[in-house]
Annotation:
A computed fold for a 684-nucleotide part of an RNA from a Pirellulaceae bacterium, annotated as large-subunit ribosomal RNA, domain II. It matches the Rfam family "Bacterial large subunit ribosomal RNA". The prediction has a mean pLDDT of 82. The full RNA is in RNAcentral, with records from ENA.
Context: one part of a larger RNA
RNA sequence: UCCGGCGACUUACGGUUUAUGGCUUGGUUAAGACCUUACGGGUCGAAGCCACAGGGAAACCAAGUGUUAAUAGCGCGAAAGUGUCAUAGGUCGUAGACGCGAAACUGCGUGAUCUACCCAUGAGCAGGUUGAAGCAAGGGUUACACUUUGUGGAGGACCGAACCCACUUGGGUUGAAAACCGAGGGGAUGACUUGUGGGGAGGAGUGAAAGUCUAAUCAAACGCAGAGAUAGCUCGUUCUCUCCGAAAUAGCUUUUGGGCUAGCCUCGUGCCACUAUUUGUUGGGGGUAGAGAGACUGAUUCGGAUGGGGGUCCUUCCCGGGAUACCUCACUGAGCCAAACUCCGAAUACCGACAAAAUUAUCACGGGAGUCAGUCCGCGAGGGAUAAGCUUCGCGGACGAGAGGGAAACAACCCAGAUCACCGGCUAAGGUCCCUAAUUCAUACUAAGUCACUAAGGAAGUUAGUUUGCAGUGACAGCCAGGAUGUUGGCUUAGAAGCAGCCACCAUUUAAAAAGUGCGUAACAGCUUACUGGUCGAGCAAACUUGCGCCGAUAAUGAACGGGAGUAAGUAUGAAACCGAAGCCGUGGGUUCCAAUUUAUUGGAGCGGUAGGAGAGCGCUGUAUGGGAGAUACAAGGCCGACGGAAACGACGGUUGCCGGCCCAUACAGGUGAUUAUGCCGGA
Numbered sequence: 001u002c003c004g005g006c007g008a009c010u011u012a013c014g015g016u017u018u019a020u021g022g023c024u025u026g027g028u029u030a031a032g033a034c035c036u037u038a039c040g041g042g043u044c045g046a047a048g049c050c051a052c053a054g055g056g057a058a059a060c061c062a063a064g065u066g067u068u069a070a071u072a073g074c075g076c077g078a079a080a081g082u083g084u085c086a087u088a089g090g091u092c093g094u095a096g097a098c099g100c101g102a103a104a105c106u107g108c109g110u111g112a113u114c115u116a117c118c119c120a121u122g123a124g125c126a127g128g129u130u131g132a133a134g135c136a137a138g139g140g141u142u143a144c145a146c147u148u149u150g151u152g153g154a155g156g157a158c159c160g161a162a163c164c165c166a167c168u169u170g171g172g173u174u175g176a177a178a179a180c181c182g183a184g185g186g187g188a189u190g191a192c193u194u195g196u197g198g199g200g201a202g203g204a205g206u207g208a209a210a211g212u213c214u215a216a217u218c219a220a221a222c223g224c225a226g227a228g229a230u231a232g233c234u235c236g237u238u239c240u241c242u243c244c245g246a247a248a249u250a251g252c253u254u255u256u257g258g259g260c261u262a263g264c265c266u267c268g269u270g271c272c273a274c275u276a277u278u279u280g281u282u283g284g285g286g287g288u289a290g291a292g293a294g295a296c297u298g299a300u301u302c303g304g305a306u307g308g309g310g311g312u313c314c315u316u317c318c319c320g321g322g323a324u325a326c327c328u329c330a331c332u333g334a335g336c337c338a339a340a341c342u343c344c345g346a347a348u349a350c351c352g353a354c355a356a357a358a359u360u361a362u363c364a365c366g367g368g369a370g371u372c373a374g375u376c377c378g379c380g381a382g383g384g385a386u387a388a389g390c391u392u393c394g395c396g397g398a399c400g401a402g403a404g405g406g407a408a409a410c411a412a413c414c415c416a417g418a419u420c421a422c423c424g425g426c427u428a429a430g431g432u433c434c435c436u437a438a439u440u441c442a443u444a445c446u447a448a449g450u451c452a453c454u455a456a457g458g459a460a461g462u463u464a465g466u467u468u469g470c471a472g473u474g475a476c477a478g479c480c481a482g483g484a485u486g487u488u489g490g491c492u493u494a495g496a497a498g499c500a501g502c503c504a505c506c507a508u509u510u511a512a513a514a515a516g517u518g519c520g521u522a523a524c525a526g527c528u529u530a531c532u533g534g535u536c537g538a539g540c541a542a543a544c545u546u547g548c549g550c551c552g553a554u555a556a557u558g559a560a561c562g563g564g565a566g567u568a569a570g571u572a573u574g575a576a577a578c579c580g581a582a583g584c585c586g587u588g589g590g591u592u593c594c595a596a597u598u599u600a601u602u603g604g605a606g607c608g609g610u611a612g613g614a615g616a617g618c619g620c621u622g623u624a625u626g627g628g629a630g631a632u633a634c635a636a637g638g639c640c641g642a643c644g645g646a647a648a649c650g651a652c653g654g655u656u657g658c659c660g661g662c663c664c665a666u667a668c669a670g671g672u673g674a675u676u677a678u679g680c681c682g683g684a
Base pairs, nucleotide, nucleotide: 001684002683003682004681005680006679011095012094013093014092015091016090017089018088019087020086021085022084023083026050027049028048032044033043034042035041054061055060064076065075066074067073098236099235101233105226106225107224108223109222110221117199118198119197120196121195122194123193124192125190127159128158129157130155134151135150136149137148138147139146163187164186165185167184168183169182170181171180202218204214205213239617240616241615242614243613244612249262250261251260252259253258263371264370265368266367267366268365269364270363275361277357278356279355280354281353282352283351284350290344291342292341297338298337301334302333303332304331306330307329308328309327310326311324312323313322314321315320374399375398376397377396378395379394380393381392382391383390404415405414406413419589420588421587422586424585425584426583430579431578432577433564434563435562439576440575441574442573443572444571445570451566457551458550461548462547464545465544466543467542468541469540470539478535479534480533481532482531484508485507486506489503490502491501514529518527519526590607591606592605593604594603595602596601597600618673620670621669622668623667624666625665626664627663628662637656638655639654640653641652643650644649
C1' cells in the first nucleotide's frame, strides 16, 4: 500500500415544540392490591401532578390586586383561556452523551539484582625505574650545625601489562550490537579497582553537581485505581432522491481560530393593510463632487506706494529729527490652495404623496440551523511611497457554494446561470490562412515582422492638415568670383592687429563686405562665415497639429503572436456573411409549486448549489400476523450474464451449493449501510 471483517449522534429521566390518538360531564394515575389462558396482559388504587384566578416579598385580599395618605394615577391581571394523558419526531438540560486522542493531578502499593552514595567483611595490582626521611661510618664543630660516602626504601612519584576508563579517528548507523568493532589514547599503591552481605525511594532518595542516577523509563520512576479526568484543539463520522438555500457582519465577551444575542437560511401557523418592492410623476431636507476667494477661517507667490510698531545706524545736553537691501502688522494690484474653509452647489442616494406593475414577495408568532479566518475585480476614500497578489472602510459584481463558451494554459476578468435525452435550429463573448469550426469586399495607413511588453527623452522615418516667409525682376542647395578702406577703433596689456577682457560699434569705397560667425597665432599671418555678383532653372525655408512606425530595450537552460507561417493572415474605418455555449428555440420524458376544471387532464412559472433546514424512499437484522415454493426437492450463500427502475436497488436464467432453513405482504423494534479516524483485528 491493497483485500476482508469490526468501527462513531445512543440510552435514562426531565423541559419545550410539532404530528397522531383517547377523554374533555376536566385529564391522568404512582407505589401497592386482586385476577390471569402464565408473565404478554386485565381490573382496581385520586395519594400526587397539570388545568380551572389573579395580584403581592409576604401576611393577605380576590375579578381584582400591588404601590400609596388616597376612592388619584400607574404596574400586572380579568373582560377575550380549552386542557390533559399517551405514542412518535425535532431540539435543549442533567448524566462519559457522536467516536478515538493528551501532557498532567490525586490515592494506595512495587522497586537500589541496573546505577549513585554509604556501612560491614574479603580479594587484586607482571616487570622495570627513581631514590625522601631516618640510620651508620668518615670529615667538621668547644658542642651543635654543616658536609662526604654508604645504608635505607618514602611517594594521590616515573615507564608499562593484567585491571579500570573512554580523549581522537575509521567502520557500523533497516548494526553482529536499542552504544558495538578496529587503530591509537588516559590511570595503573590509590580520592585505586573489585566480590559478597547490608542501608536509605518518588516532591523522596542519592549526587567530587552533569538536573546526573534511582532496572534500555527521570525537570519528578513503575503498577493499579479515581477514570470513559478534562481537551474552546486535530482527525474521523457509513445508503439514495426531491424542494429551498446562507454567512465570513454588528454589539458584548481574560474576547479575537471560542461563545451569546441580533442580521442573513429553512419549516409551520397567522394577518390581507396599497404593508414591502420596482417604475413613473411630484414634494422635501442636505452640503458630497465641482467651484469659489471683496464670503469667513487658515495657507500662499510676485509686485506697488504710503503708513503703524519694533530693531539698527546717524544727529542730539535734553526735547526731537533723519536713514534703513532688517523684522512685523495693515493697505492695494495680479496670481494661487484646503479632509477638519464655504458666498455657492449638482448627479445619485434618502424621506413623503399619487399612479401603475407584480403568483404576499412584506409583517407577526413558533420549531430547526449554519455563519462570526473571506478572496479578487470595478468605483469612492484612509494608511503606505497617489508601492505591493499590501492594509482598513463604503457601493456593486464574481468566486466562495457555479458547471458551460472565450482569455494558449489561468477560483475572483468577458459571455452565460447546467431538470434529463436528441447524429435538429438560432445566437453571446470571441473568432473565420493551417494546426482548428467558420470570410469575402471596399478605402486608407504601416515596412518596423511593428503587429506580438514599458517611460522620460531623442531623430531630415513616413501620412494627413494648418500657418508664416522667399521665389522666372531667378528663390533654396551646389559651383566660380569678391568679401575692401580709415584701422593694429579706443582702453587694457609683455603683446591684444575682427576673434583673452572692458567701452563704443562710427565713417568711406562699393554689386557687396560685421569696429566681425567660427577655427587658428606668443602677437601677426592663414582658413572660414555673414553679405554681393555670376552660373544653374523651379519650387524653397521655418514652425505647429495629427495617424502609423524607429531608437531608448540589459539576467541568469531557450522562451514577451499558443505554434506554423503571414506584407496581410498587421492597423484604422465601413459593408455583407458565417462559426461559436450546458444561453434561446424545436421534439420527447421526469419532477416541484400554482391555477383551472371535464378528476385525469390542460395551462403557467420553475428544477446549479457548500454549511444548513424540510420532505420522500431503498436496503440490512430481528419480532408479530397473514400468505407462498418444496421430493425430479426447494432455498440461503458464492460465481457468470447482453434484463428492469430516476436512485439507493430489484428480478430472471445458468452453474455451484446436500439439510441448515428460505421468500412475499403489512406492522413494529434496532448493536441498520464505511475509500479515509498516522483507526482495530486477520491476510497478501